[in-house]
């Protein structure tokens, strides 16, 4: 330092149940398990989504606060195999 096809010891947990939290997108317990080799951790970048806001009213663009790390890509840590 590449790789993850199999195996140890083991991790994590989508959907949907239930409780709380939030206006919301979602969170965070608890059951459950569809998957993951980073499905550890960081909103840096891009994508997505949510909620505000002036102008009679609606669209759209663009602003502000926000969520999504299991949508990519980026940074950082690391268990076990095998390979150099």
């Nucleotide at each position: 330092c590449c790789u993850g096809a199999a195996a140890a010891g083991g991790g994590c947990a989508a959907a949907c149940c239930u409780a709380u939290c939030g206006c919301g997108a979602g969170g965070u317990a608890g059951g459950g398990g569809c998957g993951c080799a980073a499905a550890g951790c960081c909103g840096c970048g891009g994508g997505c989504c949510u909620c505000a806001g002036a102008g009679a009213u609606c669209g759209u663009a663009g602003u502000g606060a926000g969520g999504c790390a299991g949508c990519c890509g980026g940074g950082u840590u690391a268990c076990c195999a095998g390979g150099c």
The RNA shown here (c-di-GMP-I-GGC riboswitch aptamer) has 84 nucleotides and comes from Candidatus Bipolaricaulis sp. The prediction has a mean pLDDT of 77.